[in-house]
Context: one part of a larger RNA
Molecule: small-subunit ribosomal RNA, 5' domain
Organism: uncultured bacterium
RNA sequence: GAUAAACGCUGGCGGCGCACAUAAGACAUGCAAGUCGAACGGACUUAACCAUUAGUUUACUAUUGGAGCGGUUAGUGGCGGACUGGUGAGUAACACGUAAGCAACCUGCCUAUCAGAGGGGAAUAACAGUUAGAAAUGACUGCUAAUACCGCAUAUGCCUUGAAUAUCACAUGAUAUAAAAGGGAAAGAAGCAAUUCACUGAUAGAUGGGCUUGCGUCUGAUUAGAUAGUUGGUGGGGUAACGGCCUACCAAGUCGACGAUCAGUAGCCGGACUGAGAGGUUGAACGGCCACAUUGGGACUGAGAUACGGCCCAGACUCCUACGGGAGGCAGCAGUCGGGAAUAUUGCGCAAUGGAGGAAACUCUGACGCAGUGACGCCGCGUGCAGGAAGAAGGUUUUCGGAUUGUAAACUGCUUUAGACAGGGAAGAAACAAGACAGUACCUGUAGAAUAAGCUCCGGCUAACUACGUGCCAGCAGCCGCGGUAAUACGUAGGGAGCAAGCGUUAUCC
Numbered sequence: 001g002a003u004a005a006a007c008g009c010u011g012g013c014g015g016c017g018c019a020c021a022u023a024a025g026a027c028a029u030g031c032a033a034g035u036c037g038a039a040c041g042g043a044c045u046u047a048a049c050c051a052u053u054a055g056u057u058u059a060c061u062a063u064u065g066g067a068g069c070g071g072u073u074a075g076u077g078g079c080g081g082a083c084u085g086g087u088g089a090g091u092a093a094c095a096c097g098u099a100a101g102c103a104a105c106c107u108g109c110c111u112a113u114c115a116g117a118g119g120g121g122a123a124u125a126a127c128a129g130u131u132a133g134a135a136a137u138g139a140c141u142g143c144u145a146a147u148a149c150c151g152c153a154u155a156u157g158c159c160u161u162g163a164a165u166a167u168c169a170c171a172u173g174a175u176a177u178a179a180a181a182g183g184g185a186a187a188g189a190a191g192c193a194a195u196u197c198a199c200u201g202a203u204a205g206a207u208g209g210g211c212u213u214g215c216g217u218c219u220g221a222u223u224a225g226a227u228a229g230u231u232g233g234u235g236g237g238g239u240a241a242c243g244g245c246c247u248a249c250c251a252a253g254u255c256g257a258c259g260a261u262c263a264g265u266a267g268c269c270g271g272a273c274u275g276a277g278a279g280g281u282u283g284a285a286c287g288g289c290c291a292c293a294u295u296g297g298g299a300c301u302g303a304g305a306u307a308c309g310g311c312c313c314a315g316a317c318u319c320c321u322a323c324g325g326g327a328g329g330c331a332g333c334a335g336u337c338g339g340g341a342a343u344a345u346u347g348c349g350c351a352a353u354g355g356a357g358g359a360a361a362c363u364c365u366g367a368c369g370c371a372g373u374g375a376c377g378c379c380g381c382g383u384g385c386a387g388g389a390a391g392a393a394g395g396u397u398u399u400c401g402g403a404u405u406g407u408a409a410a411c412u413g414c415u416u417u418a419g420a421c422a423g424g425g426a427a428g429a430a431a432c433a434a435g436a437c438a439g440u441a442c443c444u445g446u447a448g449a450a451u452a453a454g455c456u457c458c459g460g461c462u463a464a465c466u467a468c469g470u471g472c473c474a475g476c477a478g479c480c481g482c483g484g485u486a487a488u489a490c491g492u493a494g495g496g497a498g499c500a501a502g503c504g505u506u507a508u509c510c
Stems, first nucleotide, its partner, number of pairs: 001509003005506005012381006018374002020339001025337003029334003034079003039076002042073004049066003053062003086292003096216007105209002110205007118152001120150002127142006158183004164177005188197003218264003225255003230252008267289004271282004294315005317328004345371001347370003353367001354365004384414004394405004418451001420446005428437001454499005459480003465494005475482002
C1' cells in the first nucleotide's frame, strides 16, 4: 500500500460498488418456463338474430329450440424447457491459455438462390361407459380430428454402389463432368380476394458446436520404475466425424532422471493487488471457457443433453399410507435450521434492456430494472462563520509571583449546505397510449446554530509531557525494553500529537 474481511470503541448525510470465503450440510413455504385456439376434435359460456310457448294493452318480460359474433380452455399437436440463473465438489487434464489444422465433421431458428407441395390410408388421446386402488395412478370396451402417424407417385439436383476423363493437391485424396443400377420429400392455416405465414428437397452463407496437434500450466525422489486394450497392425462394428472408441486375431511393443508412475494440493484465463521495474501473490465482483446439480450408473427424445426445476435403476435421507404401495431433491430468488469470527428482504415491477412462444394483441420471465438491510469499501458533504480579554469562572500545575486550558467559552452580529415543514415536480418512453423506481431526484419558500465527533497515541524507532497513585506488585510491549519509593514506558487526570465518521487491533499478500 491492499482486502469479499472480522473484533473493540464510536457513529450525521448522500452517490457508486460489494455482501456464506465455513457444511457441494439438511431444507418448511411461496415464486423462478412457458407459450400458440391463425395446427386439431371437443367441452363450457355467450351479444345481436330466427322460431316456439306463457304472461299480456300494440310494446315488454320470461321458457324452450335453432343458428352463431366472440370468450375460456383439460387433451392431441408445434416451438421452447440444451438459453438464462447457481456453485467450484471433482479435475494436474488438450481442462484452460495461445497458435495452427480437419482432404475426418455436425449445425434448429436466421439470410440468399434453385426446384417442389399430386393422390390415398389406418389409428389414437380427449370424450362416453364399465372397472381396480387409501392415494399416486391405472385397466378394458366404444367413438373422433389434425401442421400427429403410414404407404404410393414425382425429384437430371441429394444419398449408396460404380468404371472413366480433366484440373489440382497435402499421404489417405479434392473439385468438375458423366453412362448405369438402387433409395429417398411435403401440410396446411388466416383472409371475400390479392396475399401473408407455415411445409419439402438441394446449394451457399452466417451463427453455434465437435475433433486433432505444437507450446505453456503447482509441490514432493523420505514416490524409480510404470503399462495387457497396454503400444502397433489386419478384418469387422460404432460415431456427425478421425481414432483401441469397441471387438476377434497377429506382433511385442509404449512411457520414464528433459522426472514416467504414485502421493498431495488446485477449477483455468482476461484480469486484480503490490513493485521503479524484473518479479511475487491472487483468481471475490465483471467477462470468456470448463465441470457439477442429493450420491452412483444408464439411456430416451431432440438440430443440440447423456438434460439443475425431464425419465429409468440402485444407495442414503425426509414425508404420506388403509402397510398393499407411493412422493421428494434451493450449488435458482427470498427465507429456515445448522456450522462459523462472519455475510442481507419469505420486498416492488415487467416501465426499460434482453430472452421464450405467438401473424399480432399479448402472455411468461426472482434474467433484469429498482427499492430494503450492513460505515463492508471508495468518493463527496456537514457538524457553523465573523467579532469577542475582565485573558471570567472552573480544571490542571506552581518556585505561590504566576503559567496553562484560551478567542476557547459567555456575549454580539451573520449564514442555512445536509436535516425539518410547505408548494411545485421530472428525464429515463423512438408516434397514440403505457414509469416499478416515485411524489424519488431536482427547484422554490419558511423557521432556527438550531439535530450531528470520535478513536488511537505521547521512552527511542515516531509527531506529541507534566502531576498523582502503584512499588519487579498491578501491569505494558511491534522491536529494543519499562516497573524493586520521586516511572515523560503501568493506572488516572490535565495538557499535547495524529487521523477523522471513523479510529485502533487481529488475519493475509506485496